[in-house]
Order: sequence, then structure tokens, then C1' cells
RNA sequence: AAUUGAAAAAGGCAAACCUGCUGAAAGGCAGGGACGCAAAGCUUCCGGUCUACGGGUAUCACCUAGGACAGCGGGGCCGCCAGA
Repeated sequence: AAUUGAAAAAGGCAAACCUGCUGAAAGGCAGGGACGCAAAGCUUCCGGUCUACGGGUAUCACCUAGGACAGCGGGGCCGCCAGA
């Protein structure tokens, strides 16, 4: 440097759910809580998904991302321990 995650250690993160705050919503943040995770660290670049305030249209409906999801997949960047 590339590769692998069997065993181990130091540690790390934290789904659902509950509470509070926030947001139009999806969602986010904080506390509690652990289903899981070797990148469940960072990043919307690509695909996908969610929402639709505003806007649009054939208007009680549908479309639309400058909003979200990195714990949906891929790409990019960076990183702990260990094995060969």
C1' cells in the first nucleotide's frame, strides 16, 4: 500500500417505541431505549423511495424538489482494531 473481518481487545454508533422541541409535511434535534451495524463515519454525484408549503393542471384529484432518507443500493472521501 492493497486485501480480508474468523476469533479477541480498546472503544464507537443506535432501529422500533416513549418524552420534549422543531418543521406545512416527509423528516430533524435532544433525552431515554437497543433491533441491529466493521464504516450504521462524512458526502445527494447516480439510481430509488418519502413528502408537497409554494407552484402547475384537465381542480375535492393529479403533477412538481430548491425539502427529506447516507440504517435502500451504487459511487466518492476519510478512519479504529485485528488476521493473512
The prediction has a mean pLDDT of 88. This is a predicted structure of an 84-nucleotide RNA (c-di-GMP-I riboswitch aptamer) from Woeseia sp. Of the family's consensus pairs, 100% are formed in the model. It matches the Rfam family "c-di-GMP-I riboswitch aptamer". From the family's description: GEMM was predicted in a large-scale screen for bacterial structured RNA regulatory elements.